Record summary: A computed fold for a 267-nucleotide part of an RNA from Actinokineospora iranica, annotated as large-subunit ribosomal RNA, domain VI.

[in-house]
Context: one part of a larger RNA
RNA sequence: CGUUGGAGACUUGAGGAAGGCUGUCCCUAGUACGAGAGGACCGGGACGGACGAACCUCUGGUGUGCCAGUUGUCCCGCCAGGGGCAUGGCUGGUUGGCUACGUUCGGAAGGGAUAACCGCUGAAGGCAUCUAAGCGGGAAGCCUGUUCCAAGAUGAGGUCUCCCGCCCCCUUUGAGGGGUUAAGGCCCCCAGUAGACGACUGGGUUGAUAGGCCAGAGAUGGAAGCCUGGUAACGGGUGGAGUUGACUGGUACUAAUAGGCCGAGGG
Numbered sequence: 001c002g003u004u005g006g007a008g009a010c011u012u013g014a015g016g017a018a019g020g021c022u023g024u025c026c027c028u029a030g031u032a033c034g035a036g037a038g039g040a041c042c043g044g045g046a047c048g049g050a051c052g053a054a055c056c057u058c059u060g061g062u063g064u065g066c067c068a069g070u071u072g073u074c075c076c077g078c079c080a081g082g083g084g085c086a087u088g089g090c091u092g093g094u095u096g097g098c099u100a101c102g103u104u105c106g107g108a109a110g111g112g113a114u115a116a117c118c119g120c121u122g123a124a125g126g127c128a129u130c131u132a133a134g135c136g137g138g139a140a141g142c143c144u145g146u147u148c149c150a151a152g153a154u155g156a157g158g159u160c161u162c163c164c165g166c167c168c169c170c171u172u173u174g175a176g177g178g179g180u181u182a183a184g185g186c187c188c189c190c191a192g193u194a195g196a197c198g199a200c201u202g203g204g205u206u207g208a209u210a211g212g213c214c215a216g217a218g219a220u221g222g223a224a225g226c227c228u229g230g231u232a233a234c235g236g237g238u239g240g241a242g243u244u245g246a247c248u249g250g251u252a253c254u255a256a257u258a259g260g261c262c263g264a265g266g267g
Stems, first nucleotide, its partner, number of pairs: 001152001005163007015149004021049007033038001051106005059100004066093005071086006110144003117137004165180005184262004188204005209255003212251005218244003225238005
């Protein structure tokens, strides 16, 4: 821009894409078969491999403004307690998130038409013949069935709901041009289940959208100060203490204020 008024939702599916793999063992059954050795079809079940998708409950990984320990050095006048730098200084743990080494699931079943091939009936050609007319069976393959995209499918589909006005201009009076509005949308702003940017999703005071604060979960693992034991290093008590990023709930304290723009009549 189109989809023949303008919008908001929900859809149909032409068409396209993805997927499609396979092993071992058990039962049937040591049966059929076979002198024996050996050893099935058909049918049923269990467990795997590789591949793929989703997810984070578990097990791990990661963790650069979470917690603790610790070395050297500089600083906060000193002690104590802290801060900076040294790969995040090093070391031990670790919430959310993201992840695989973790967990769950998938390949199908079924239907249809067929290939090679196997048949029924059956002439030409009194026989025979699956074929000439006619009718069956038959594959991991084909069309479906499963998942995803999808009406620019210009062949532009469908359903429901919402808005239904007013004014101005013109010798191209026409499906003309312009203005202001409606439903609605956007700009702008606060954010993230989204994200390169657009887009998408939630929210914008009639508000819990983010931050802060409060409470909790989880993490760390026993803060500082004081008291106490010990000459001291250090230990004990106060006290599952103190601190705490992303998690859960609450709370208008802060910021989403105010405002602007676009946007409707065809046969």

Its Rfam family is "Bacterial large subunit ribosomal RNA". Its mean pLDDT, the model's own confidence on a scale to 100, is 88.